[in-house]
Context: one part of a larger RNA
RNA sequence: GAUUGAACGCUGGCGGCAUGCCUAACACAUGCAAGUCGAACGAGAAAAGGGGGCAACCCCUGAGUAGAGUGGCGGACGGGUGAGUAAUACGUAGGAAUCUGCCCUGAAGUGGGGGGUAACCCGAGGAAACUCGGGCUAAUACCGCAUAACCUCUUCGGAGUAAAGGAGCCUAGCAAUAGGUUUCGCUUUAGGAUGAGCCUACGUCGGAUUAGCUAGUUGGUAGGGUAAAAGCCUACCAAGGCGACGAUCCGUAGCUGGUUUGAGAGAACGACCAGCCACACUGGAACUGAGAUACGGUCCAGACUCCUACGGGAGGCAGCAGUGGGGAAUAUUGGACAAUGGGCGAAAGCCUGAUCCAGCAAUGCCGCGUGUGCGAUGAAGGCCUGCGGGUUGUAAAGCACUUUCGGUAGGGAAGAAAUGCUCAAAGCUAAUACCUUUGAGAGUUGACGUUACUUACAGAAGAAGCACCGGCUAACUCUGUGCCAGCAGCCGCGGUAAUACAGAGGGUGCAAGCGUUAAUC
Numbered sequence: 001g002a003u004u005g006a007a008c009g010c011u012g013g014c015g016g017c018a019u020g021c022c023u024a025a026c027a028c029a030u031g032c033a034a035g036u037c038g039a040a041c042g043a044g045a046a047a048a049g050g051g052g053g054c055a056a057c058c059c060c061u062g063a064g065u066a067g068a069g070u071g072g073c074g075g076a077c078g079g080g081u082g083a084g085u086a087a088u089a090c091g092u093a094g095g096a097a098u099c100u101g102c103c104c105u106g107a108a109g110u111g112g113g114g115g116g117u118a119a120c121c122c123g124a125g126g127a128a129a130c131u132c133g134g135g136c137u138a139a140u141a142c143c144g145c146a147u148a149a150c151c152u153c154u155u156c157g158g159a160g161u162a163a164a165g166g167a168g169c170c171u172a173g174c175a176a177u178a179g180g181u182u183u184c185g186c187u188u189u190a191g192g193a194u195g196a197g198c199c200u201a202c203g204u205c206g207g208a209u210u211a212g213c214u215a216g217u218u219g220g221u222a223g224g225g226u227a228a229a230a231g232c233c234u235a236c237c238a239a240g241g242c243g244a245c246g247a248u249c250c251g252u253a254g255c256u257g258g259u260u261u262g263a264g265a266g267a268a269c270g271a272c273c274a275g276c277c278a279c280a281c282u283g284g285a286a287c288u289g290a291g292a293u294a295c296g297g298u299c300c301a302g303a304c305u306c307c308u309a310c311g312g313g314a315g316g317c318a319g320c321a322g323u324g325g326g327g328a329a330u331a332u333u334g335g336a337c338a339a340u341g342g343g344c345g346a347a348a349g350c351c352u353g354a355u356c357c358a359g360c361a362a363u364g365c366c367g368c369g370u371g372u373g374c375g376a377u378g379a380a381g382g383c384c385u386g387c388g389g390g391u392u393g394u395a396a397a398g399c400a401c402u403u404u405c406g407g408u409a410g411g412g413a414a415g416a417a418a419u420g421c422u423c424a425a426a427g428c429u430a431a432u433a434c435c436u437u438u439g440a441g442a443g444u445u446g447a448c449g450u451u452a453c454u455u456a457c458a459g460a461a462g463a464a465g466c467a468c469c470g471g472c473u474a475a476c477u478c479u480g481u482g483c484c485a486g487c488a489g490c491c492g493c494g495g496u497a498a499u500a501c502a503g504a505g506g507g508u509g510c511a512a513g514c515g516u517u518a519a520u521c
Stems, first nucleotide, its partner, number of pairs: 001521004006517005013368006019361002021326001026324003030321003035073003040070002048061005080279003089204007098196002103192008111145001113143002120135006151160003165184008205251003212242003217239008254276004258269004281302005304315004332358001334357003340354001341352004371401004381392004405462001407457005415448001421441007465510005470491003476505005486493002
């Protein structure tokens, strides 16, 4: 000099864009953060209103609505944190023995049956959490049968293996339903895309006051196991394997793209943003599933907190806010799904503390303003003085003008493209239904928002500080003090004329900031 996720002191007008627990991976009150589908399925309230009835009560609407349950998909994404990890990690370059829901392309199929169970009803236990028994019922839930390949296995003869229906329209029918067709699904299979698992080489901090380490250890055979190679596991056999090119041990640490600095080489760092990894109160385990050994799932153990009728139960903010604590120190228990994206759904839509916005903080960067011109008897006051004057100083006053920003009152974009609706055409089809695609048309949707921007009005009106002035280093005098009080980054100032302490006048530097401290180059 440059820089910072900074803090502290003094000061503080506005806006834009960023950033904001670096410490206790400490403990957490409260609310929200993952749901959705009635076009898979059975069942199905109440309030309120109306009517009837002496009343109990009944009927209609509410409504096949709400809220539950079975079932499907999603809760493995998104969001957080950096404890652990020095290599099961990360980075770069390769590899072969693998899996992959939803999605895309192709091939084939989707026939015919069965038994049960939740919800519901009845009963029982319990303080609760919840649990148990009996009875009824449905499905795209579950299970056989048929069919069977280019799939799997094979001794190459053969053997084995699947499925589920829903919705729209048309025709027939009183209806139930049947047929046709379209579409969304379902099953098997091939390929792709995407995602993931595995292996190898090289690189990746300090310590030798850590020199030897290793028994599934190193290799082989056989078997098991996995989606998959492999001591991954087991039995047997051999005695190997690593190491001064630093094994092992100890300490420290998430890694990278990058960031800061520097002419570069390098050094230090890894906040925000992006990729990967690891973790989810601590430790362990598996289940489900295409995918987890699963942050807001399950089980076991432990510590802690809470409820309890003492028998037993409940919980996990390193999600967003917020609280206590720690600390020099770090924000709102805000708004909206309008946009982008995600989950579910045919869609309308629902959910979304992701996200977009707003709030707080000069924490940083950038921009703007705090007025402009004229104005000398160089006013008054202050300070200095050699008492003549000098300086503050065109500075003020005064005169003329302007109105950015802020204030008040109006106008007012863009972020919104759609989806859906209507019409037309084409495709499908027996069809002018339905459905799909394309085109046209009318209209709807904004949290931000009192938006950006702009117009008018009033009035210089509301807006300057901080540090320094001995040398380094730009900027000097007076008074007070008297080795005292004090200053100080280094050299050093202060013991009676201190440009170095304190105050004042004046000056210098930066400026909504200025200094100090800490840290890096």